[in-house]
Molecule: SAM-I/IV (S-adenosyl methionine) riboswitch aptamer
Organism: uncultured Flavobacteriales bacterium
RNA sequence: AUCCAUCAUCAAGAAUCCGAAAGGAUACCAACCGAGUGGAACGCCACGGUGGUAAAGCGAUGAGGGAGUCAAUCCAAAAGUAGUUCAGUAC
Repeated sequence: AUCCAUCAUCAAGAAUCCGAAAGGAUACCAACCGAGUGGAACGCCACGGUGGUAAAGCGAUGAGGGAGUCAAUCCAAAAGUAGUUCAGUAC
């Protein structure tokens, strides 16, 4: 990288500009995975990785990312954002 399998969701939401085109820029929606929220759970957040922002068709998206001899292993991730409960310790 490709293929197969499994699980979850498919309600709603959200776009403009530049360009002949290919594409590019920034924004927005959402919260699947990672990080953060001094232990845990539920939440929260929106920094990292995806996805999405006319319709139709094909059904579609996610199950973190990067580096490396692809081995061992290593690296990064915002913020006065919202806490509640249950534990532990100390006084």